[in-house]
Context: one part of a larger RNA
Molecule: large-subunit ribosomal RNA, domain II
Organism: Cyanobacteria bacterium FACHB-502
RNA sequence: GCCGGCGACUUAUAGGCACGGGUAGGUUAAGGCGGAAAUGCCGAAGCCAAAGCGAAAGCGAGUCUGAAUAGGGCGAUAAUCCGUGUUUAUAGACCCGAACCCGGGUGAUCUAACCAUGUCCAGGAUGAAGCUUGGGUAAAGCCAAGUGGAGGUCCGCACCGACUGAUGUUGAAAAAUCAGCGGAUGAGGUGUGGUUAGGGGUGAAAUGCCAAUCGAACCCGGAGCUAGCUGGUUCUCCCCGAAAUGUGUUGAGGCGCAGCGGUAUGUGAUGACGGUUGGGGGUAAAGCACUGAUUCGGUGCGGGCUGCGAGAGCGGUACCAAAUCGAGUCAAACUCAGAAUACCAAUCGGCAAGCAUACCAGUGAGACGGUGGGGGAUAAGCUUCAUCGUCAAGAGGGAAACAGCCCAGACCACCAGCUAAGGUCCCUAAAUUAUCGCUCAGUGGUAAAGGAGGUGGGAGUGCAGAGACAACCAGGAGGUUUGCCUAGAAGCAGCCAUCCUUGAAAGAGUGCGUAAUAGCUCACUGGUCAAGCGCUCCUGCGCCGAAAAUGAACGGGACUAAGCGAUAUACCGAAGCUGUGGACUUGUAAUACAAGUGGUAGGGGAGCGUUCUGCGGUAGGGUGAAGCAUCAGCGGCAAGCAGGUGUGGACGAAGCAGAAGUGAGAAUGUCGGC
Numbered sequence: 001g002c003c004g005g006c007g008a009c010u011u012a013u014a015g016g017c018a019c020g021g022g023u024a025g026g027u028u029a030a031g032g033c034g035g036a037a038a039u040g041c042c043g044a045a046g047c048c049a050a051a052g053c054g055a056a057a058g059c060g061a062g063u064c065u066g067a068a069u070a071g072g073g074c075g076a077u078a079a080u081c082c083g084u085g086u087u088u089a090u091a092g093a094c095c096c097g098a099a100c101c102c103g104g105g106u107g108a109u110c111u112a113a114c115c116a117u118g119u120c121c122a123g124g125a126u127g128a129a130g131c132u133u134g135g136g137u138a139a140a141g142c143c144a145a146g147u148g149g150a151g152g153u154c155c156g157c158a159c160c161g162a163c164u165g166a167u168g169u170u171g172a173a174a175a176a177u178c179a180g181c182g183g184a185u186g187a188g189g190u191g192u193g194g195u196u197a198g199g200g201g202u203g204a205a206a207u208g209c210c211a212a213u214c215g216a217a218c219c220c221g222g223a224g225c226u227a228g229c230u231g232g233u234u235c236u237c238c239c240c241g242a243a244a245u246g247u248g249u250u251g252a253g254g255c256g257c258a259g260c261g262g263u264a265u266g267u268g269a270u271g272a273c274g275g276u277u278g279g280g281g282g283u284a285a286a287g288c289a290c291u292g293a294u295u296c297g298g299u300g301c302g303g304g305c306u307g308c309g310a311g312a313g314c315g316g317u318a319c320c321a322a323a324u325c326g327a328g329u330c331a332a333a334c335u336c337a338g339a340a341u342a343c344c345a346a347u348c349g350g351c352a353a354g355c356a357u358a359c360c361a362g363u364g365a366g367a368c369g370g371u372g373g374g375g376g377a378u379a380a381g382c383u384u385c386a387u388c389g390u391c392a393a394g395a396g397g398g399a400a401a402c403a404g405c406c407c408a409g410a411c412c413a414c415c416a417g418c419u420a421a422g423g424u425c426c427c428u429a430a431a432u433u434a435u436c437g438c439u440c441a442g443u444g445g446u447a448a449a450g451g452a453g454g455u456g457g458g459a460g461u462g463c464a465g466a467g468a469c470a471a472c473c474a475g476g477a478g479g480u481u482u483g484c485c486u487a488g489a490a491g492c493a494g495c496c497a498u499c500c501u502u503g504a505a506a507g508a509g510u511g512c513g514u515a516a517u518a519g520c521u522c523a524c525u526g527g528u529c530a531a532g533c534g535c536u537c538c539u540g541c542g543c544c545g546a547a548a549a550u551g552a553a554c555g556g557g558a559c560u561a562a563g564c565g566a567u568a569u570a571c572c573g574a575a576g577c578u579g580u581g582g583a584c585u586u587g588u589a590a591u592a593c594a595a596g597u598g599g600u601a602g603g604g605g606a607g608c609g610u611u612c613u614g615c616g617g618u619a620g621g622g623u624g625a626a627g628c629a630u631c632a633g634c635g636g637c638a639a640g641c642a643g644g645u646g647u648g649g650a651c652g653a654a655g656c657a658g659a660a661g662u663g664a665g666a667a668u669g670u671c672g673g674c
Base pairs, nucleotide, nucleotide: 001674002673003672004671005670006669011091012090013089014088015087016086017085018084019083020081021080025048026047027046031042032041033040052059053058062074063073064072065071094232095231097229101222102221103220104219105218106217112196113195114194115193116192117191118190119189120188121186123155124154125153126151130147131146132145133144134143135142159183160182161181163180164179165178166177167176198214200210201209202208207216235607236606237605238604239603240602245258246257247256248255249254259363260362261360262359263358264357265356266355267354273349274348275347276346277345278344279343286335287334291331292330293329295327296326297325298324299323302320303319304317305316306315307314308313366391367390368389369388370387371386372385373384374383375382396407397406398405411582412581413580414579416578417577418576422572423571424570425557426556427555431569433568434567435566436565437564438563444559450544451543454541455540456539457538458537459536460535461534462533463532471528472527473526474525475524477501478500479499483495484494507522511520512519583597584596585595586594587593608663610660611659612658613657614656615655620651627647628646629645630644631643633641634640
């Protein structure tokens, strides 16, 4: 891991409710009689009910309070009994699961410390005190040599330990091995016997150790401790079908109440929704009348600066500026005014709800999307409200794939039809469909500010056969090198001025250029040519901007439409709708008819199967029971029925009732097997 067996809402008592009997009130308990038993008959002692109110006396359909004949409180036509089901309470109370706490015991053969008694420590090194001899001294101290053999001394086996690394890590080993390492006459090691015990001991102290167990050992018991926690909880079909909100809580992953679900009964038009009418509002937008904010302009208190004055003061002013006027703006905590919706009510319609009571729940972690807001950074698959939708509890089609998006709500069957979203070149069902445009970028099939004679459409405006725009030919002059300045300044370093003449036109000069001139060129004009040419704005589709790790940003092939915009017709396309047949639910007299049948938590209903018991040691059964294997048939489902064949070798139905150790795939379930 698989297979097989076992494995979880029970039982007792009491209460509520539903169903049932009785209501001529209901009912027996102990017990008695009979019986094989189930159970039957007897047995009202008692219990409940038939009257309540008051503390009570007491009164009584009333009574209490009260001065009250007032008001108010509680009452005034009621039931009971058994069983079953469900639910609540008390018990282990659906099952398994703690860590703990307490009681009584068992442990010091491991280990800690101690006590008693034994035992062990190769070899080598160092060389304390003391002593001896000699020297020395008045005598000592002292010096030298020798002797001596001290030491938690040194090196290093045994022995004890455990600092480092590697190996090992389902090990050879529940702590080792290998190579090194520390102590090794001591606070040393070790044998044997003994002592100390859990709210305790022992501890050169690490919360260490006390039998592979130690922040409190182990064993048994209290004990099925408790577990607002995790896991698990076993057959079928039918009907309905939530919540993830509010509020309170030593409350936040738990509960109470409310909200939302189910069942039963009652009520009877009160409901969703729509129309009309009538309401209040202060949101959106808007506005500036208030409160504030705010730009420009006018007037301008006051301030500043300044003139005059000895001073008081008087006067002036390109400045700031209160206030005010005109114009222009802003606001969640501004509103003169003010919607749409929403909400309330009346009325009409209304396809069917709504409301009330009783009983039974679950939910109270929600998720995303659209819209309106707060928080955040107008970040988040972020967070928090409001409102609607979907998912949750919803399958089907579309979005390549994709709970929450789009379409659409699956009773069953069909090799029938029509559609939705979305699609119709191939993968791939259906248009290589029609008409009119756009795009050349593979844009389509990712992105901004910004940039550009890309290209289509529109609007405005200017010039133009009295010839525009572009190109080409020609002119582009004179006073004059204007004046100033300057070394020079001659159209063209700079400053001032910017006139006049000739003329078709020509600036006291547009740019290049020179030291300054010169030179080129432009404006402007004529000619050639011949028809449109400029500028501004709005808008459609494109271009650049555009760098990431496999090619990887159309689902692919591929596409110049098979891209984009507009119009039209046809087709495809779902569990939608329709058709045909069938099942069930509700309404109903009905099989007609109508409506309905997705579903988690959860409520309700109807059944199937298992074991045992009764009818019944019955029907049946060695001419073969149960069980097992297999075959094909019938059938709404769980399931069942009749039958064939084989095996098996003695039991045992169907049906109608009753009682439960009554249904397994999950519990790191449990036992067994492999």